Model confidence (mean pLDDT): 91 of 100. The part of an RNA shown here (small-subunit ribosomal RNA, central domain) has 346 nucleotides and comes from Parasphaerochaeta coccoides DSM 17374. Lineage of the source: Bacteria > Spirochaetia > Spirochaetales > Sphaerochaetaceae > Parasphaerochaeta coccoides.
Context: one part of a larger RNA
RNA sequence: UUGGGCGUAAAGGGCGCGCAGGCGGUCAUGCAAGUCCGAUGUGAAAGACCCCGGCUCAACCGGGGGUAUGCGUGGGAAACUGCAUGGCUUGAGUACAGCAGGGGGCAGUGGAAUUCCAGGUGUAGGGGUGAAAUCUGUAGAUAUCUGGAAGAACACCGGAGGCGAAGGCGACUGCCUGGGCAUGUACUGACGCUGAGGCGCGAAGGUGCGGGGAGCGAACAGGUUUAGAUACCCUGGUAGUCCGCACAGUAAACGAUGCACACCAGGUGUCGGGGGGUAGCCCCCGGUACCGGAGCUAACGCACUGAGUGUGCCGCCUGGGGAGUAUGCCCGCAAGGGUGAAACUC
Numbered sequence: 001u002u003g004g005g006c007g008u009a010a011a012g013g014g015c016g017c018g019c020a021g022g023c024g025g026u027c028a029u030g031c032a033a034g035u036c037c038g039a040u041g042u043g044a045a046a047g048a049c050c051c052c053g054g055c056u057c058a059a060c061c062g063g064g065g066g067u068a069u070g071c072g073u074g075g076g077a078a079a080c081u082g083c084a085u086g087g088c089u090u091g092a093g094u095a096c097a098g099c100a101g102g103g104g105g106c107a108g109u110g111g112a113a114u115u116c117c118a119g120g121u122g123u124a125g126g127g128g129u130g131a132a133a134u135c136u137g138u139a140g141a142u143a144u145c146u147g148g149a150a151g152a153a154c155a156c157c158g159g160a161g162g163c164g165a166a167g168g169c170g171a172c173u174g175c176c177u178g179g180g181c182a183u184g185u186a187c188u189g190a191c192g193c194u195g196a197g198g199c200g201c202g203a204a205g206g207u208g209c210g211g212g213g214a215g216c217g218a219a220c221a222g223g224u225u226u227a228g229a230u231a232c233c234c235u236g237g238u239a240g241u242c243c244g245c246a247c248a249g250u251a252a253a254c255g256a257u258g259c260a261c262a263c264c265a266g267g268u269g270u271c272g273g274g275g276g277g278u279a280g281c282c283c284c285c286g287g288u289a290c291c292g293g294a295g296c297u298a299a300c301g302c303a304c305u306g307a308g309u310g311u312g313c314c315g316c317c318u319g320g321g322g323a324g325u326a327u328g329c330c331c332g333c334a335a336g337g338g339u340g341a342a343a344c345u346c
Stems, first nucleotide, its partner, number of pairs: 003318004007300002012314001014201004021194003025088007033081002035077003039073004049065006091191001092188006098181002103177007110154001114150008125136002162169002206247006215241002220236004258313006266291011295302002319346003328339004
């Protein structure tokens, strides 16, 4: 490379948008590049294959034939692909009348709790643990009441429930804004699918500058435990956690399952919408979850939300270790990230 694969064995890119490229619904007509048909030229000889022949046979040698999958030229066919022209509406999209939603951004507002500050009441403990101690308290703590300040997170509702491409999103109100779904009508008329590069988004932790800092809390300190205890437990506590701007670009970024379309038994729950009947019922569309048949699977299991049956396009795998290391290059302020070997060894 071919082949075979990618839920768990090695293997789906973290997610999206999208240029090139690949692929592409339906009808008619034309062209004839691909495709197909026969013709012709060429495809040297030798060799290989088949037949015949010559050395006693064979090797070897001679003759004939076929083949030589290809290319050129001119002629023909028009189903399929392509190209051109003109249509169509089922794919895709637009408008209007509706709906659900923690989708995103900005601003404002609220209550509970925590800590701190001031004051009142009040007195000897409080705190913490398996038990303790460090710690805190007669300079009046803990408890309790009143007032105030600050920051962060939003109990109940809350659901295997909703929304989002993913990361993710949860108090309330307003403004700005993205997407989705159902029914009906009108419109555009293939405008589509995928997507190497590229561009954007991207949890936590981390970085730079400026702010903020209640609680929590890497590092650190102390107390315990222990043979030791650079831990687990306790008392403290700095970065950080929060906000703005900029960077970083990773993850068990998981459904460990790429995206789109078509087809292929059922049953149950639930969310959003529509229709029919009207007493709680039935039907349809979209999402989500469980069970289960055919089929698939090494098994586990998956099973109309496929891991079934097919098509298109992308990404990726090719024994374990060495190693996501070294090196080169690219990116980054750094930490580091991306790409990514070999020797050697089993």